RNA sequence: UGCAGAGUAGGAAUGGUGCGUAAAGUGUCAGGGGAUGGGAGGUUGCCCCUGAACGAAAGGCUUUCACAGCCUGCGGUACCCUUCCGCAUCCGCUGCC
Numbered sequence: 001u002g003c004a005g006a007g008u009a010g011g012a013a014u015g016g017u018g019c020g021u022a023a024a025g026u027g028u029c030a031g032g033g034g035a036u037g038g039g040a041g042g043u044u045g046c047c048c049c050u051g052a053a054c055g056a057a058a059g060g061c062u063u064u065c066a067c068a069g070c071c072u073g074c075g076g077u078a079c080c081c082u083u084c085c086g087c088a089u090c091c092g093c094u095g096c097c
Stems, first nucleotide, its partner, number of pairs: 002096004010085004015080004019075003028052007038091003042087001058072004
């Protein structure tokens, strides 16, 4: 010098624990901000805030009824473990020649 590899944010699936179903959350648009392989750096990816639009699957048991409680569902629902996938650029790390 060349070749190969490790390693991110995150994505998918299974499982577990929750939340909502009296509608939040998820998703969309606009604006603002943030973090992101070991270092720098970065967005078309990810997260947060504000505003706007749109939008739903409930049922049963118990109970005098309601609330509460329990069970089964539903939500392009939250978090965690595991498995698989997985950063362009420059520098670095490991191995090989």
Predicted 3D model of a 97-nucleotide RNA (THF (Tetrahydrofolate) riboswitch aptamer) from a Clostridiales bacterium. Its mean pLDDT, the model's own confidence on a scale to 100, is 83.